[in-house]
RNA sequence: GGGCGGUUGGCGCAGCGGAAGCGCAUCUGACUUACAUUCAGAGGGUCGUAGGUUCAAAUCCUACACCGCCCA
Numbered sequence: 001g002g003g004c005g006g007u008u009g010g011c012g013c014a015g016c017g018g019a020a021g022c023g024c025a026u027c028u029g030a031c032u033u034a035c036a037u038u039c040a041g042a043g044g045g046u047c048g049u050a051g052g053u054u055c056a057a058a059u060c061c062u063a064c065a066c067c068g069c070c071c072a
Stems, first nucleotide, its partner, number of pairs: 001071007010024004018055001026042005048064005
């Protein structure tokens, strides 16, 4: 330099164009003498960045950034 894949809450990951959810973690309540377990609930997201397409974009297109693999 070229090709491919990835980037979504603190972490690990889902998400056939109708606007974001699951598990773990955290917090609150119930339970317990207490802790743990269990149960119920809550908070937490510029969806890597910037443009474009569209009535509507995490999703499609372009460029860039970062990470990984392969080729040279």

The RNA shown here (transfer RNA) has 72 nucleotides and comes from a Candidatus Omnitrophota bacterium. It matches the Rfam family "tRNA". Rfam's curators write: Transfer RNA (tRNA) molecules are approximately 80 nucleotides in length. By type it is a transfer RNA. The organism belongs to Candidatus Omnitrophota, within Bacteria.